[in-house]
Molecule: Bacterial large signal recognition particle RNA
Organism: Actinomycetota bacterium
């Protein structure tokens, strides 16, 4: 050193979670990796190998060790946003109630404010008026007979002058109806651009001296006050999810690089 045979050993590995811990189903990664049974209120083990059956490879790409390496989870820290929930009236928006003007706009020397002095709104009496209503007064109508006058005609008495009743028409009037509102009285009130006297009050209108420049603002503005108010926004906690930084932090696969590991027979 070649060739047969075989052996240990391999035929996936890690991560968080499970758990008393271990490996494993389930989840992730990684990326290619014999097969069948069972396996989450689970299978098995107990100090480390998943259980039961079968297969294949086999000392080397293939098995073991070290080192690089950094897919990938996990751990803390710390900051950002997003949803939410809870507390305060708390820069702000909002809502009232003043202040101030560095702004607008009105009145104001054809006279602001203020002060005196009056009138008026309001209430009582009383006039007066006006309207309503009654009355009077005026006007007009009104009696078949039983109201008045004159009573034609006719009647009745008388001898005659004449006397006397007396319907019809006329004219009056009477109870009584009806008119006018020029006059005259009484008597009402949600009556008055009216008058005379009290009263009250400066609330509001208004005039009259007097005084000499202010007076008002429902409009804007204030990083002015003072209160409210938990819709928003703003602090302040607390929870969820989700991004990014960071740690000599933890495990860490695919892969890379070195190194190591047999037995028997035969040439």
């Nucleotide at each position: 050193c070649c060739g047969u045979g075989c052996u240990a050993g391999g035929c996936g590995g890690g991560g968080a979670g499970c758990u008393a811990g271990c490996g494993g189903u389930g989840c992730c990664c990684u990326g290619u990796a014999c097969c069948c049974g069972a396996g989450a209120u689970c299978c098995g083990c107990u100090c480390a190998u998943g259980c039961g059956g079968g297969g294949c490879u086999g000392a080397a790409u293939c098995c073991c060790c070290g080192c690089c390496g950094g897919a990938g989870g996990c751990c803390c820290g710390c900051g950002a946003g997003a949803c939410c929930c809870g507390a305060g009236g708390c820069a702000g928006c909002c809502c009232u109630c003043g202040g101030c003007g560095c702004g607008g706009g009105g009145c104001g020397u054809u006279g602001a404010a203020g002060g005196c002095c009056g009138g008026g709104u309001c209430c009582c009496a009383c006039g007066c008026g006006a309207c309503g209503u009654c009355g009077g007064a005026c006007c007009g109508c009104g009696a078949a007979c039983c109201g008045g006058g004159u009573c034609a005609g006719g009647g009745c008495g008388g001898g005659a002058a004449c006397g006397c009743a007396g319907c019809a028409g006329c004219c009056c009037u009477u109870a009584g109806c009806g008119g006018u509102u020029c006059c005259c009285g009484g008597c009402g009130g949600g009556u008055g651009c009216c008058g005379u006297g009290g009263g009250u009050u400066c609330g509001c209108c208004u005039g009259g001296c007097u005084g000499g420049a202010g007076c008002c603002u429902g409009c804007c503005g204030c990083a002015c006050c003072a209160g409210g108010u938990a819709g928003c926004g703003c602090u302040c906690g607390a929870g969820u999810c989700c991004c990014a930084c960071g740690g000599c932090g933890u495990c860490g696969a695919u892969g890379g690089c070195g190194g190591g590991u047999g037995c028997a027979c035969g040439g």